Notes
The RNA shown here (Glycine riboswitch aptamer) has 89 nucleotides and comes from Candidatus Aerophobetes bacterium Ae_b3b. The coordinates come from a structure-prediction model, not an experiment, and the mean pLDDT is 77. The sequence was found by an Rfam model in a public genome assembly.
RNA sequence: AGGACGAUUAAGGGAGAGACCAAGAACAUCUGGCGCCGAAGGGGCAACCUUUAGUUUAAACUCUCAGGCAAAAGGACCUUAAUCGACUA
Numbered sequence: 001a002g003g004a005c006g007a008u009u010a011a012g013g014g015a016g017a018g019a020c021c022a023a024g025a026a027c028a029u030c031u032g033g034c035g036c037c038g039a040a041g042g043g044g045c046a047a048c049c050u051u052u053a054g055u056u057u058a059a060a061c062u063c064u065c066a067g068g069c070a071a072a073a074g075g076a077c078c079u080u081a082a083u084c085g086a087c088u089a
Base pairs, nucleotide, nucleotide: 002088003087005085006084007083008082009081010080011079012078013077018034020033021032022031035069036068037067041065042063043062044061050054
C1' cells in the first nucleotide's frame, strides 16, 4: 500500500402481526377488555476447546419483560463511502 476484522457516522434497501371492542367521532394518548408479531433492547440454554476439576461463552433458536400490530417513526441485518483502531506481506 492492499485485503479481510472491529467501532463510529452518512446514504440506500429492510419483514411480521387487529385502522380490534367499549366509554367517545378516525389516528395518537389515557382507562378497561380480548387476539396477535419478533428483526430495537433484555432474559435463557448446547456443543467444541483445555492436564485435571469445574467454570465461562452463542445465535437470525427460544421467552415475549420491554417493544410492535393503517401511515409516520423505529427496525436486527445487508450494500456503498468516509474516519479511527488493530493485524499482516